[in-house]
RNA sequence: GCGGAGGGCCGGAUGGCCGCGGCAGGCUUGUCCUGUCGAGGAAAGUCCGGACUCCACGAGGCAACGGUGCCGGGUAACGCCCGGCGGGGGCAACCCCAGGGAAAGCGCCACAGAGAACAGACCGCCUGCCUUCGGGCCGGCAAGGGUGAAACGGUGGGGUAAGAGCCCACCGGGGGGCUGGCAACAGCGCCCGCAUGGCAAGCCCCACCGGGAGCAAUGCCGAAUAGGGAUCGCGCGCGGGGAUAUCCGCAGGGCCGCCUUGCCCCAGCAGAUCCGGGUAGGCAGCUAGAUCCGUCCGGCAACGGGCGGGCCAGAUGAAUGGCCAUCCAGCCGCAGAAUGCGGUGGACAGGAUCCGGCUUACAGGCCCUCCGCACAU
Numbered sequence: 001g002c003g004g005a006g007g008g009c010c011g012g013a014u015g016g017c018c019g020c021g022g023c024a025g026g027c028u029u030g031u032c033c034u035g036u037c038g039a040g041g042a043a044a045g046u047c048c049g050g051a052c053u054c055c056a057c058g059a060g061g062c063a064a065c066g067g068u069g070c071c072g073g074g075u076a077a078c079g080c081c082c083g084g085c086g087g088g089g090g091c092a093a094c095c096c097c098a099g100g101g102a103a104a105g106c107g108c109c110a111c112a113g114a115g116a117a118c119a120g121a122c123c124g125c126c127u128g129c130c131u132u133c134g135g136g137c138c139g140g141c142a143a144g145g146g147u148g149a150a151a152c153g154g155u156g157g158g159g160u161a162a163g164a165g166c167c168c169a170c171c172g173g174g175g176g177g178c179u180g181g182c183a184a185c186a187g188c189g190c191c192c193g194c195a196u197g198g199c200a201a202g203c204c205c206c207a208c209c210g211g212g213a214g215c216a217a218u219g220c221c222g223a224a225u226a227g228g229g230a231u232c233g234c235g236c237g238c239g240g241g242g243a244u245a246u247c248c249g250c251a252g253g254g255c256c257g258c259c260u261u262g263c264c265c266c267a268g269c270a271g272a273u274c275c276g277g278g279u280a281g282g283c284a285g286c287u288a289g290a291u292c293c294g295u296c297c298g299g300c301a302a303c304g305g306g307c308g309g310g311c312c313a314g315a316u317g318a319a320u321g322g323c324c325a326u327c328c329a330g331c332c333g334c335a336g337a338a339u340g341c342g343g344u345g346g347a348c349a350g351g352a353u354c355c356g357g358c359u360u361a362c363a364g365g366c367c368c369u370c371c372g373c374a375c376a377u
Base pairs, nucleotide, nucleotide: 001373002372003371004370005369006368007367008366009365010364012327013326014325015324016323017322018321020038021037022036023035024034025033026032027030040348044359045358047357048356049355050354051353052214053213054212055211065210066209067208068207069206070084071083072082073081074080085099086097087096088095089094100205101204105203106202107199108198109197122145123144124141125140126139128137129136130135153171154170155169156168157167158166172194173192174191175190177188178187179186180185218284219283220282221281228275229274230273231272232271233269234268237250238249239248240247241246252266253265254264291310292309293308294307295306296305297304298303328346330344331343332342333341334340335339
């Protein structure tokens, strides 16, 4: 210098004017004045884990359902994080992995292929027999070819008619042991010719974890209007039965040019006082906390602990905005030796009970560590 890997941080600055929300103070009590505070690294998705609140619940076990799944550690907890192990990728820094059990059982393994799990024989190889010399038949074999994601250990040698763990060496595998490690696991001898392929993001088995709903949780205060109840006041046609309550009959009104018939509706009150429920609305929950900053100690680290300091939104149709000036990174144009002049110009997004994570979005920029290659000394 070129190419790459990992991690951290910022994400416009300053000033003025106007405007908005919370809190405190002031008085001249005004929708005033002054002071002060006022979004994020993701406030987002609402995917995990908790705090908190209400509901349910005597304890334990079993079953069902859901989740998690190498080992150790961290944590309030986690499916998160850290450190290891194993496997895979990369020359490397480093990255990726739903990474328990397939020898409990069931199921599945497309296409191709002779054969896909109690293996099998298409081409082929070999002995024998036959032959019209093309080959055919009986038997042996599974090394070679072919199919496939996968063909029932691999490579080499011996052996054989040809072959084959048939025998041997190495590799792989299984069993058992020793050593190291808390462990996952690793290393090294011994024994066994090999004895059961893959899929558990198919059922299943094993271990561990798990009550439900969510701040629109939950608690308190509570109008106006309408409606409910109680008491009082006033009203309640005529006749009959009945002690009252009330029953029966006839009238009355809505009903309409008049009449008749049928059906339906009305017969209490815009009265007063009191009571209770709900709604609108208000208050609490509500923000000081697994808190932030600095420093020291322990730990490889995640993280934990000590000391000192700080207070950092609490709105409720929901504030945190706009304009101007100067400047800055970046970009564009012109001139060019540094550079100058002019223009342009800052992403994703935004609280709503609060935390810990994960995931997703993000213009541009800065810093640190490491790897490979080339060159120079």